c-di-GMP-I-GGC riboswitch aptamer from Firmicutes bacterium UBA2296, 93 nucleotides, folded computationally. The organism belongs to Bacillota, within Bacteria. It was read from a public genome assembly, where an Rfam model found it. It matches the Rfam family "c-di-GMP-I-GGC riboswitch aptamer". On this family, see Smith et al., Biochemistry 2010: "Structural and biochemical determinants of ligand binding by the c-di-GMP riboswitch ".
RNA sequence: CCUGAAAAGGGCAAACCCGUCGAAAGACGGGGACGCAAAGCCAGGAGUCUAAAGCGAGGGAAGGCCCCCGCUAUGAUCGUCCGGUUGCCAAAU
Numbered sequence: 001c002c003u004g005a006a007a008a009g010g011g012c013a014a015a016c017c018c019g020u021c022g023a024a025a026g027a028c029g030g031g032g033a034c035g036c037a038a039a040g041c042c043a044g045g046a047g048u049c050u051a052a053a054g055c056g057a058g059g060g061a062a063g064g065c066c067c068c069c070g071c072u073a074u075g076a077u078c079g080u081c082c083g084g085u086u087g088c089c090a091a092a093u
Stems, first nucleotide, its partner, number of pairs: 003090002011036002016031006034079001040085003044082003047077003054071003058067003
């Protein structure tokens, strides 16, 4: 360095509930633990989610406009994977 058996000190915290923010996905704080050896950090690549604004189709209305569908990330996710970076402990290889 690769790797992840056992143990110690510890760490993080899914679902769900409450509050706040957000158009949403989701985020943050508190409670709570399914799990996690990087479930620390970075949206760089792929994937996934969302679609406010924008573009396009359809419908309604006298009209300002409204409804609905599709596309789109500049939004989100590192607890989807890859990559980058830092790091605790320690058998076997």